[in-house]
RNA sequence: GCAGGUCAAAAGCAAACCAUGCGAAAGUAUGGGACGCAAAGCUACAGGGGCUUCAUCCCUAUGGAUGAUGUCAGCCAGUUGCCCGC
Numbered sequence: 001g002c003a004g005g006u007c008a009a010a011a012g013c014a015a016a017c018c019a020u021g022c023g024a025a026a027g028u029a030u031g032g033g034a035c036g037c038a039a040a041g042c043u044a045c046a047g048g049g050g051c052u053u054c055a056u057c058c059c060u061a062u063g064g065a066u067g068a069u070g071u072c073a074g075c076c077a078g079u080u081g082c083c084c085g086c
Base pairs, nucleotide, nucleotide: 001086002085004084005083012037013036017032018031019030020029021028022027035074041079042078043077047076048075049072050071051070053068054067055066056065057064058063
């Protein structure tokens, strides 16, 4: 350094769901719980994208577009990094 994670070892995180708290919602905190994860560490106006709510417009309608609001890092991305292999 790798658009490497077959083997080994030691650790780590924790989806859904449940309880309680917060929030209008998306969602979030703590505890339980494990579907998974080699970055499931960190970063959310000033990369892209998803979701929420409000406004305006469009649509026969499920919906769509634009702006604003909050939110998601377990969507991609950026960034730092353990072990092993090459």